Overview:
The RNA shown here (small-subunit ribosomal RNA) has 1469 nucleotides and comes from a metagenome. RNAcentral holds the sequence, with entries from SILVA. The prediction has a mean pLDDT of 83.

[in-house]
RNA sequence: UAACGCUGGUGGCGUGCAUAACACAUGCAAGUCGAACGAGAUCUAUAGAAAUGAAACUUCGGUCGAUUUUUUAUAGUGAGAGUGGCAAACGGGUGAGUAAUGCAUGGAUAAUCUACCUUUAAGCGGGGGAUAGCCUGGCGAAAGCUGGGGUAAUACCGCAUACAGCUAUAUAUUGGAGGCAAUAAAUAGUGAAAGGCUUCGGUCGCUUAUAGAUGAGUCCAUGUCCUAUCAGCUAGUUGGCGAGGUAAGAGCUCACCAAGGCAACGACGGGUAGCCGGCCUGAAAGGGUGAUCGGCCACACUGGAACUGAUACACGGUCCAGACUCCUACGGGAGGCAGCAGUGGGGAAUCUUGCGCAAUGGGGGAAACCCUGACGCAGCAACGCCGUGUGAAGGAUGAAGGCCCUAGGGUUGUAAACUUCUGUUCUUGGGGAAGAAGUUCUGACGGUACCUAAGGAGAAAGCACCGGCUAACUCCGUGCCAGCAGCCGCGGUAAUACGGAGGGUGCAAGCGUUAUUCGGAAUUACUAGGUGUAAAGGGCGUGUAGGCGGUUUAAUAAGUUAGAUGUGAAAUCUUACAGCUCAACUGUAUGGCGGCAUCUAAAACUGUUAGACUUGAGUAUAGGAGGGGGAAAUGGAAUUCCUAGUGUAGCGGUGGAAUGUGUAGAUACUAGGAGGAACACCAAUGGCGAAAGCAGUUUCCUGGCCUAAUACUGACGCUAAGGCGCGAAAGCUAGGGGAGCAAACAGGAUUAGAUACCCUGGUAGUCCUAGCCGUAAACGAUGAUCACUAGGUGUGGGGAUAUAAUCUCCGUGCUGACGCUAACGCAUUAAGUGAUCCACCUGGGGAGUACGGUCGCAAGGCUGAAACUCAAAGGAAUUGACGGGGGCCCGCACAAGCGGUGGAGUAUGUGGUUUAAUUCGACGCAACGCGAAGAACCUUACCUGGACUUGACAUGUUUCUGAAUAUCAUAGAGAUAUGAUAGUCCGCAAGGACGGAUUCACAGGUGCUGCAUGGCUGUCGUCAGCUCGUGUCGUGAGAUGUUGGGUUAAGUCCCGCAACGAGCGCAACCCUUAUCAUUAGUUGCUAACCUUCUUCGGAAGGAGGACUCUAAUGAGACUGCCUGGGACAACCAGGAGGAAGGUGGGGAUGACGUCAAGUCCUCAUGGCCCUUAUGUCCAGGGCUACACACGUACUACAAUGGUCGGUACAGAGGGUCGCGAUACUGUAAAGUGGAGCUAAUCCCAAAAAACCGAUCUCAGUUCGGAUUGAGGGCUGCAACUCGCCCUCAUGAAGUCGGAAUCGCUAGUAAUCGCGAAUCAGCAGGUCGCGGUGAAUACGUUCCCGGGCCUUGUACACACCGCCCGUCACACCACGAAAGUCAGUUGCAACAGAAGUCGCUAGGCUAACUCGUAAGAGGGGCAGGUGCCUAAGUUGUGAUUGGUAAUUGGGGUGAAGUCGUAACAAGGUA
Repeated sequence: UAACGCUGGUGGCGUGCAUAACACAUGCAAGUCGAACGAGAUCUAUAGAAAUGAAACUUCGGUCGAUUUUUUAUAGUGAGAGUGGCAAACGGGUGAGUAAUGCAUGGAUAAUCUACCUUUAAGCGGGGGAUAGCCUGGCGAAAGCUGGGGUAAUACCGCAUACAGCUAUAUAUUGGAGGCAAUAAAUAGUGAAAGGCUUCGGUCGCUUAUAGAUGAGUCCAUGUCCUAUCAGCUAGUUGGCGAGGUAAGAGCUCACCAAGGCAACGACGGGUAGCCGGCCUGAAAGGGUGAUCGGCCACACUGGAACUGAUACACGGUCCAGACUCCUACGGGAGGCAGCAGUGGGGAAUCUUGCGCAAUGGGGGAAACCCUGACGCAGCAACGCCGUGUGAAGGAUGAAGGCCCUAGGGUUGUAAACUUCUGUUCUUGGGGAAGAAGUUCUGACGGUACCUAAGGAGAAAGCACCGGCUAACUCCGUGCCAGCAGCCGCGGUAAUACGGAGGGUGCAAGCGUUAUUCGGAAUUACUAGGUGUAAAGGGCGUGUAGGCGGUUUAAUAAGUUAGAUGUGAAAUCUUACAGCUCAACUGUAUGGCGGCAUCUAAAACUGUUAGACUUGAGUAUAGGAGGGGGAAAUGGAAUUCCUAGUGUAGCGGUGGAAUGUGUAGAUACUAGGAGGAACACCAAUGGCGAAAGCAGUUUCCUGGCCUAAUACUGACGCUAAGGCGCGAAAGCUAGGGGAGCAAACAGGAUUAGAUACCCUGGUAGUCCUAGCCGUAAACGAUGAUCACUAGGUGUGGGGAUAUAAUCUCCGUGCUGACGCUAACGCAUUAAGUGAUCCACCUGGGGAGUACGGUCGCAAGGCUGAAACUCAAAGGAAUUGACGGGGGCCCGCACAAGCGGUGGAGUAUGUGGUUUAAUUCGACGCAACGCGAAGAACCUUACCUGGACUUGACAUGUUUCUGAAUAUCAUAGAGAUAUGAUAGUCCGCAAGGACGGAUUCACAGGUGCUGCAUGGCUGUCGUCAGCUCGUGUCGUGAGAUGUUGGGUUAAGUCCCGCAACGAGCGCAACCCUUAUCAUUAGUUGCUAACCUUCUUCGGAAGGAGGACUCUAAUGAGACUGCCUGGGACAACCAGGAGGAAGGUGGGGAUGACGUCAAGUCCUCAUGGCCCUUAUGUCCAGGGCUACACACGUACUACAAUGGUCGGUACAGAGGGUCGCGAUACUGUAAAGUGGAGCUAAUCCCAAAAAACCGAUCUCAGUUCGGAUUGAGGGCUGCAACUCGCCCUCAUGAAGUCGGAAUCGCUAGUAAUCGCGAAUCAGCAGGUCGCGGUGAAUACGUUCCCGGGCCUUGUACACACCGCCCGUCACACCACGAAAGUCAGUUGCAACAGAAGUCGCUAGGCUAACUCGUAAGAGGGGCAGGUGCCUAAGUUGUGAUUGGUAAUUGGGGUGAAGUCGUAACAAGGUA
């Protein structure tokens, strides 16, 4: 370097196997030179020879001789192969290995080489022997091998010459710090060559030497990843001497000698990785990275090795070993794409088996030229960057369609249609380059770029997103489902978050997603962080290395600073200009490349060296305080035990008990004794010590500290990684000791349990000696040292002074300014301001765990991870809430009282059960005589059955029809259906009102959701609270005000105060009641007055407003007055007056809010659901059921009573579809009847308890009245299910009620009756009314609820909170584990291919020498052998990874089980 999803017009420039350095079919990628050489197929030409023999002629014998074949010579051509030369070591690929034999930068080479090229100098004389090709024989399937014969060279080998070169010897000069180098001359030895072509001019070659250029080798310095859970490594190792070896220095190699070398500035080991220029990111410093392009390195199937050569230990060479593939005649052979294309495989993923040498470059050649998958081009891919298009202008009826809607409209939207244009891109036709350098010739790209004409809006827009971060909103579907999600989170019936749609936003031929890197992140902090409580100061000291270090002088120049020089390749980058139409891209120039090296200079600072100083540090002298340490001796009190005595029944212990102990004499008291441990008072935010720690008294030994004043030393100092030492308690080892206390353990209690808390016992231990351990909330949760920076006030130890004030030094506390801090807080004893050094931290859990190492007798300590998992964990402070925290206060909250409930029977409501249905709702207080102020039908919502479908009800509408309406008959349970009769509206008509049928909109729903809502209501609570503005304080949440001192019923008022004011609440204003006044006087009243009647009590009529009363307006009460208290206040206590006294009594009135409290079944209403039914009508049934449980009531249980008789006194209500008197009937309920009353007039209406008298006499009764039977009355269509009442009869339970629990503080409780609403009827319920009419409150300890302040908190859904651990189940990762498998690697051996080197060479042998020519010598080779050595093999270790029965803990999981450990005093801090 991307990939994936959806989509895709075009051009330019780039880029394109990151995985399997996995395996590769096929083609191509390195050749060239005939002007080095021999030979030469083929072809051509010429000439000759031989054969052939067409046509013609012929005497038929033949002549002539075309043609063809063969062959020779010459000339030309020159395939294929060979000898020889050069190239093949470049170019191209890849990144496996490599953490340094690498790379980068800078040096060294006086320790080196360099073919081709260039410079300069000299030379190229004369010989020799082979060999391939070729011919021929043999072996083999093939690859190929081999015998014999002959041959050439620029192939090979001697000789000659050679100043220079090299070797040896000795010398001189110069340079250099030196090893040494350069120059000069001398002697001796040794060492070269090749020719080709030619127009004969030359040219190309060859040899030796020289200098250069280029390229290469070697060495040095610095830099170059992670890991210390890798701490010691190393025998050729480190050095020396000598030798060998190389182009060259060197343990590079060898022999000998020495014992060195490296390492905490990280050796050795392990892991990972090619390095760099650069690239990405960043403000920079940095961090990440090393694709393309360029430099270097390494590699070429894996491993080893050398050969050739200037250069290789060689990608397209050789040899050997191995794995793999292919061929085979089975004997044996062949191969290496990490060259270009391409194939398979792997993978999320990466291209054409293209064209051309035209350009650039390379190899060969004298050249022509040949070769070149280097390269130039084209192809494929939106892979990237850049450019450009998909049209432009006009166009409102704001079309249609879509979507939304408050139904009006809005939006899509000038968008479209439509009109008029343009032609970039595109298609077709025509023209047509530059790129060519080099006068001719030569273009793959390419008929390409470009120009031009015509055509035609025609062919060219998607993707993601729209809850916040983050630009962009609605509808539908879905209903914790399906799904989304980067983080927070969304979805459980109204989802802007899921899916779809409309609309919108962003980017655009792309858009999203995923992966990766940097940034933001000051979140590893060099620049630039922290460590009291958030993570983090080592338990403390001592001291090594290291780091840092007082004043002054001189020298030096390492650091430092300045200048110069070299280098820092090119590309990239910056800036400017230029070339492709622009841009990307490219070119030119400039700058930069922050670095390194060398030279020169400076000398302030740091360093170094030398000298000096005294203030840091230390020593000496004189005093001083101290639980500092070690050892020894010694003392008294107390506990326990033993002995003796006195003495008797308990003691002991607790919340209460019991275990225990005691009549065998305890406890208690007295006396004596034993033993161990600890040292009351003094005693203290007092002392000492480095910390741990140290306490009776005395003695001995001993460390440190403080003060004073002088003298001395002269920086000797600070810190401190490792190291060493000390180090509470508990624990361990050995030996003692053991009084008290006391883990474990036992018993007794407590408890649901109680392996605890409490009690009785009790062993280790606690104590001593010797030795381990090495940890603590070892804490000031605060490292050490030095300096500086306001005060105030205690206290310990010194000093000065007059022993006064005061000052000063060293400790130890409190408070507090600046400053710091997130805040709390710290603050000269810093957590302030600076300096130095050390240690430590980097989200929570996993875990201080595992593994490894190390220490330890063990327990365990030190060092110290990861997988996995969560989105938090944590600090400080704030507001609430809560506490079996504290303080203050209130309330029928308790207490003090009175009466009840809970027990009985009945009524009523609820639960449960039952049922076809027993309609629904209400559930702690705050559901349960509640909705319901009244279910026989109706109500009624429920059930069964029967009916209706524009409907029982509303509005509009189409068509038809009939007035409407009323009555009757039949069928039926009825709804309803059928029929008959009467009736005949307004309007001329059309039509209208009303009814029926019909059509369409719609009606209807007590169907669901009170967790979608409005309204209304309950509750805390008639509690005293709840807030705001401005100001002030605080980083902020917030605080202040509103807290405090008093006081109140009250946040009521007063005072104080960084607060000042204000609002909603409280109070008051309103109603009623208690007193009075004024006005009014009927239907109410009747004191006085008049008249009439009378049973002499009184009644009636006048009259009256006095009284009562009625109902309107006022008055009155305000702590106003007095005394005392209080702070001269608010206010409180008492008193006077007053009908009433301290809000007079009662009512109405309910702050901000809480409970998702209640109600969709009062009503209203969103959404959903039903529409011949979940709507509507009707009949019957049900809501009234009944083993049971609960709530609320009634009546009782009796004598304060029952029964009978007599007799008195209310208030407030109601009444015309009504109340209903007198009278009569009935035992009664009631009936008959109808005076009066639309009501202060008449009626309901009798009030009852009370009072008087009689009786009952304590019993299941003359109490109690349930239940049941019989007979009646009333209401009503209708009392069977299922009403009320009357009479007679019947006569149940019940003798005052367990645990528990309710109401009430005065006209109250208790008790007694009366009325009303609802209502045809039905009241023990509800709402009102009056009669009679108490007791008690010491007080606030406790229970409950509430208010204020304060405190703690791990709670905030707020204690009905939070939360811990075991166990059980599921899943996940990890550790241990008998073993087992695999990789890497060490050591010790075996083995040993090819090959270099060494030795040998008896076999073989052209060149040279000698030689009488046979041979000999020299040299060489085969062969043999030695060292080294790859693969391989064996043994034994180390290490890494996989796997494993079993096992261990850990994490996560919805509701599991057991307890309740922690958070409040969390109930044992």